[in-house]
């Protein structure tokens, strides 16, 4: 150089026949406790890597590009 595959929340990761963005775990609060954890309950966190196209609408479909990880030469 060719080829694939992955990028979503702070971490791990869903969610891909287009139709409002989730979960666990951490964070904050508040309950229970003398107190702690431990257990429950709310909250809060995200321009879905990044540009552009298609569409009445894109995390999802096409294209480029970056970044990891593989495999061929």
């Nucleotide at each position: 150089g060719c080829c694939g595959g992955c990028g979503u929340a702070g971490c791990u990761c869903a969610g891909c026949a287009g139709g409002u963005a989730g979960a666990g775990c951490a964070g904050a609060c508040g309950a229970u406790u003398c107190g702690u954890a431990a257990u429950c309950g709310u909250c809060a966190g995200g321009u879905c890597a990044u540009c552009g196209g298609u569409u009445c609408g894109a995390a999802u479909c096409c294209g480029a590009u970056c970044g990891c990880c593989g495999g061929c030469u």
Annotation:
Transfer RNA from bacterium HR10, 73 nucleotides, folded computationally. Rfam family: tRNA. Rfam classes the family as a transfer RNA. The coordinates come from a structure-prediction model, not an experiment, and the mean pLDDT is 83.